Predicted 3D model of a 1445-nucleotide RNA (small-subunit ribosomal RNA) from a groundwater metagenome. Rfam family: Bacterial small subunit ribosomal RNA. Its family is annotated with ribosome and structural constituent of ribosome in the Gene Ontology. Its mean pLDDT, the model's own confidence on a scale to 100, is 82. The RNAcentral record of the sequence draws on SILVA.

RNA sequence: AGAGUUUGAUCCUGGCUCAGGAUGAACGCUGGCGGCGUGUCUUAGGCAUGCAAGUCGAACGUCCGCAAGGACGUGGCAAACGGGUGCGUAACACAUUGGUAACCUACCUUUAACCCAGACAUAACCUCGCGAAAGCGCGGCUAAUAUCUGAUGAUCUAGUAUGGCGCAAGCUGUACCAGUAAAGAUUUAUCGGUUGAAGAGGGGCCUAUGGUCCAUCAGCUAGUUGGCAGGGUAACGGCCUACCAAGGCGACGACGGAUAGCGGGUAUUAACGUACGACCCGCCUCACCGGAACUGAAAACUGUCCGGACUCCUACGGGAGGCUGCAGUCAAGAAUAUUCCACAAUGCCCGCAAGGGUGAUGGAGCGACGCCGCGUGCAGGAUGAAGGCCUUCGGGUCGUAAACUGCUUUUCCCAGGGAAGAAUUUUUGACGGUACCUGGGGAAUAAGAGGCUGCUAACUCUGUGCCAGCAGCAGCGGUAAUACAGAGGCCUCAAGCGUUAUCCGGUGUUAUUAGGCGUAAAGCGUCCGCAGGUGGUGGCGCGCAUCUCUGGUCAAAUCCCGAAGCUCAACUUCGGGACCGCCGGAGAGAUGGCGUCGCUCGAGGCAGGGAGAGGUAAGUAGAAUGGCUGGUGUAGUAGUAAAAUGCGUUAAUAUCAGCCAGAAUACCAAAAGCGAAAGCAGCUUACUGGAACUGUCCUGACACUGAGGGACGAAAGCGUGGGGAGCGAAUGGGAUUAGAUACCCCAGUAGUCCACGCCGUAAACGAUGGGUACUAGGCAUUGGGAGCUCGACCCUCCCAGAGCCGUUCUAAACAAGCUAACGCAUUAAGUACCCCGCCUGGGGAGUACGGUCGCAAGACUAAAACUCAAAGGAAUUGACGGGAACCCGCACAAGCGGUGGAGCAUGUGGUUCAAUUCGACAAUAAGCGUGGAACCUUACCAAGGUUUGACAUCCCCCGAAUCCUCCGGAAACGGAGGAGUGCCGCAAGGAACGGGGUGACAGGUGCUGCAUGGUUGUCGUCAGCUCGUGUCGUGAGAUGUUCGGUUAAGUCCGUUAACGAGCGCAACCCCUAUGCUAUGUUACUAAGUGUCAUAGCAAACUGCCCUGGAUAACAGGGAGGAAGGCGGGGAUGACGUCAAAUCAGCAUGGCUCUUACACCUUGGGCUACACACGUGCUACAAUGGCCGGUACAAUGGGGCGCAAAGCCGUAAGGCGAAGCCAAUCCCACCAAAGCCGGUCCCAGUUCGGAUUGAGGUCUGAAAUUCGACCUCAUGAAGCCGGAAUCGCUAGUAACCGUGUAUCAGACACGGCACGGUGAAUACGUUCUCGGGUUUUGUACACACCGCCCGUCACGUCAAGGGAGUCGGGGGUACCUGAAGCUCCGCCAGCGGCGGAUCCAAGGUAAAACCGAUGACAGGGACGAAGUCGUAAAACUUGUUGCGAC
Repeated sequence: AGAGUUUGAUCCUGGCUCAGGAUGAACGCUGGCGGCGUGUCUUAGGCAUGCAAGUCGAACGUCCGCAAGGACGUGGCAAACGGGUGCGUAACACAUUGGUAACCUACCUUUAACCCAGACAUAACCUCGCGAAAGCGCGGCUAAUAUCUGAUGAUCUAGUAUGGCGCAAGCUGUACCAGUAAAGAUUUAUCGGUUGAAGAGGGGCCUAUGGUCCAUCAGCUAGUUGGCAGGGUAACGGCCUACCAAGGCGACGACGGAUAGCGGGUAUUAACGUACGACCCGCCUCACCGGAACUGAAAACUGUCCGGACUCCUACGGGAGGCUGCAGUCAAGAAUAUUCCACAAUGCCCGCAAGGGUGAUGGAGCGACGCCGCGUGCAGGAUGAAGGCCUUCGGGUCGUAAACUGCUUUUCCCAGGGAAGAAUUUUUGACGGUACCUGGGGAAUAAGAGGCUGCUAACUCUGUGCCAGCAGCAGCGGUAAUACAGAGGCCUCAAGCGUUAUCCGGUGUUAUUAGGCGUAAAGCGUCCGCAGGUGGUGGCGCGCAUCUCUGGUCAAAUCCCGAAGCUCAACUUCGGGACCGCCGGAGAGAUGGCGUCGCUCGAGGCAGGGAGAGGUAAGUAGAAUGGCUGGUGUAGUAGUAAAAUGCGUUAAUAUCAGCCAGAAUACCAAAAGCGAAAGCAGCUUACUGGAACUGUCCUGACACUGAGGGACGAAAGCGUGGGGAGCGAAUGGGAUUAGAUACCCCAGUAGUCCACGCCGUAAACGAUGGGUACUAGGCAUUGGGAGCUCGACCCUCCCAGAGCCGUUCUAAACAAGCUAACGCAUUAAGUACCCCGCCUGGGGAGUACGGUCGCAAGACUAAAACUCAAAGGAAUUGACGGGAACCCGCACAAGCGGUGGAGCAUGUGGUUCAAUUCGACAAUAAGCGUGGAACCUUACCAAGGUUUGACAUCCCCCGAAUCCUCCGGAAACGGAGGAGUGCCGCAAGGAACGGGGUGACAGGUGCUGCAUGGUUGUCGUCAGCUCGUGUCGUGAGAUGUUCGGUUAAGUCCGUUAACGAGCGCAACCCCUAUGCUAUGUUACUAAGUGUCAUAGCAAACUGCCCUGGAUAACAGGGAGGAAGGCGGGGAUGACGUCAAAUCAGCAUGGCUCUUACACCUUGGGCUACACACGUGCUACAAUGGCCGGUACAAUGGGGCGCAAAGCCGUAAGGCGAAGCCAAUCCCACCAAAGCCGGUCCCAGUUCGGAUUGAGGUCUGAAAUUCGACCUCAUGAAGCCGGAAUCGCUAGUAACCGUGUAUCAGACACGGCACGGUGAAUACGUUCUCGGGUUUUGUACACACCGCCCGUCACGUCAAGGGAGUCGGGGGUACCUGAAGCUCCGCCAGCGGCGGAUCCAAGGUAAAACCGAUGACAGGGACGAAGUCGUAAAACUUGUUGCGAC
């Protein structure tokens, strides 16, 4: 000191969260020692038991006792201290500061004086009685330092007179008069007693100032405020009473409500502050709850009386009690200790003293609750042991760690010694045989917790599979999780470590120091103005603020600094120090303030001539519209994208004339003017407000702002009464639509208009409060003035207002500054000052409740619970748009031929099945993987078998290999027998091969294409995609790559804050079209320069000419040429997109199966069939079918092959075998369409050939499921195909045949090639689809197949309303009213009886407030995959009455 989190990325705003410190803590895991501290924060809930306040015989009486001593009582002092608590209290309670001339003070100190004489009682005790007890009563005896009387007596008290001082209340003298005191004890030294004066310490009362929240508490108050008199008190005082007056307090917050003991201080912080008030110290308060008095110097925690609640005892008649003292107990709670020791020390009380008492205190105990300190060993030790974990299997790591060797002894154990604390000459130590010291023993007794995705130090394996779980925030987990769980390793701290809770910090996120308000939250709609705040200029005075110096105070402790003492530290002690506050004294005189005298520039006034839709009222004008009357005139009109409803033959619309009505004012008119804003527009008049300008005039700071307050305030709306032409919410009808409570159309009511009265809100916006001053300009404009001028013109200047100023052509730089950016920029959002208003995450919500206003609608004021981690602003890059511009493509259009209808073939879906193996699914799956499923293939199914395996490597044993036969079986397989004896080597043995065995292993077309490689499709052969340096921008990014031309092209040229470069384009490569050269087999011919083939070369480059164009790039035309502007075709596919396809072609990580998910075999299936889709073939016929004749190709293939001639068969084919390893032979005289001739005559046909029957051929172990072909017979649908849709721009489409791969054969009508014949059309780019570039909007970025709104349905939650119900505290009125003080009366001597006022508790009543609960209804928030629609965001550019932006 910062960090994480909104976005694809960026900057900003803004909240949330984290890292730090702290605690009287609690919880979890763990736990060796010591010191010093600390420990019921909750129920001021209830308490068993013990103790916590006594002491004095030197005041006195009595009793017991031999005595010592003890007991009971009278009396004195103490018990008002010490200890506890925080209920109450928002207050003179506390703190600070003064005052008391309005007061008190026992014990203590100092000082002055005095202490004489008497007297009456009474307790204890004794007798008697009552009672269960507690206790009480009658009678009797007695003492005192108890009580009383008298004397003396003042400087005391009261009065009178009279001085001094003081502002005064009063203080202090003098004189006179009156009143008032005492106590003795013990024994010789003291302790006491009384009355004064003074002190010290303690207290009472009063004043000023200070410190919580709520204004959704705004008015409160009858002893209230003051006075007179009296009472009362130590004392002033409405403190109390009677009377009189009507005051007193309050936005500087009264009154009310809520909360709370206050301070020194404590925590934190850089500081300011914020939060808190345990322990320690000071003050206050309370003592079961409430009230009351007595005693006393002072008033009641462990005194008294009464009422109440509770507990206990009881003989039921009555009694007793008060731990918020120390321990302890129950309850409550997350939670807080021993029923300990001692008065040795320090203090306190009593006492002459000895001494007694003291749960104050000193100590010990318990608790890691906190702080501090120490330890759990140190050194050596590599085969880097074992073991764990990981591994690429090589190794790495835990790790010098351990073992092992040596050493040490803090701690621990044992033993010995042994304090200080004692003040005091003697005695006296709870702690404590403690601290400490010495000796001995032995590494011995002693390590965990949390974390390891980022923030935040620390990483791997396994398990799990959006499950289980984690999480402070962001977020992890859906089969390769460094985020879950376990393990290993590592990191941090350490006798602790984490978690939770709370406070401060970070957070400048409440901003005094130190924030903001155009668009992020935030300027009141506007003005006027009381209080308040602020205020021009000169002089004088005061000295209030302010400043300087100084005195007092601000308790101690705490804090800081420096020392000292416990071994250190914590802790403690000593010394020093400080901020700030308050009071007093001395000074200063700037600035502010106050008083006073001036000034004129602020402000206002006066005078002058002008400008203006400024306001109010009255009058008036024309155009338009509508209605009515009349005329002309006839069938339509109106309306829309198109229609319909509507109007119209009872005469509309149209047109002419007249009359009436209401509302609004074209042109002028403008970025124009006026007004505080809202707003204001024909013309005229009346009344009236304001502003600007000019002036050597007047006043003399009169000013600015403005909480509350007041006034005005668009439209809609409300009330009363008018008015009503047009328009027109609502409403009706017609359309549109899936629906259409809308948009469009036809009607149309309120309303719009007027008068009066309400309402008081708007995107009331410049989303920008008002005032003053300052800080470069230019242009045009409104009003006024001045100069110039003959002059109202022109021109120049000044004041006031209202505007504009991106680049180039092109005059006019919006500069500095500010801003997150956009932008603002003399009309500031710049630089400053003054005043006001407002903001503090989003939602809930401008809502609820309360209050005020309103006729109502509603307005103003204005929360919380709950919920989210965002919500937001500006700008950037993309993507998208039923936005725009430009361009391209068989994209459309123009054409030709098809598909979609039929039958068949083939693929797919679906269904079926034991199985119909699997994959591929818009374009980019579907005659695709498959370029060939009868077995095999084959992965599927059924059945039968095998288990180191069909295949690879290693080891052992046997056998050569190999071949043949038989049996069972469907085969695999199982069983039996026979033949054979090789090669190398001297031999042993070895190699290949076969069989058997063992285990490492094999094997898997099992899963994951979303773990991958490789390959492929697609956008797309589209023209794009990027980089370096520079520059611009806070930044993401931009520029370059845009722009002007041009191209098939980011192709090229030009321009240019860019200059260059790369991958793409093009070219280089192949085929082809022409020529030349060389070669000439097997081609060709009769032959050869030709054809053909092979190899090489040439040729085309806008090279030449013309035109256009910036003279460029390039385009158009022409010549020449086989070919012309890329000649045609191929190969070639940028950065990337689709988690596109493929684990079944191959490879491969991980997972998974292992007598099976592996392997073998037989048979079946992949060929099923209601149906749907894709791709094709054949057709529907005459441009044709059939028959006969006849012509012309090219590419290919051939040794398990192609096969000729010839012969046989109707044919498929058979027999046959020449030739050919192929420019030689064969397929193959190769073709077909074509051409020539014939026939058919428009029909389900001589079209069409499906289907079916019969008979054959071929391949093959084998054609049943399930082959192809041939012959004969049969002769289905179909007569050109709905919506829709596909291909093709030239040797192309269309038509025609041929070859070939795969292959035994073949379901090929498919694929790939080859040639033959050989068109039509393109105006053009509006539209469809796709693409490119630029621009624009965006709430999209998984990027429009996006985002997103509301109702309804379901669940959960919180809050408000609610007929009510229940409770609480406080107040008011009335009733009752204990004890007690005071007063009165009676009785007389007992404070006995009675009464009155006041008054605690209680009761009754009506209100107000707060809380709890409540059927029900309404809204809100949240909740992976519910329903209905599609409201918003793709500006303007269109669904909506009225007005506004």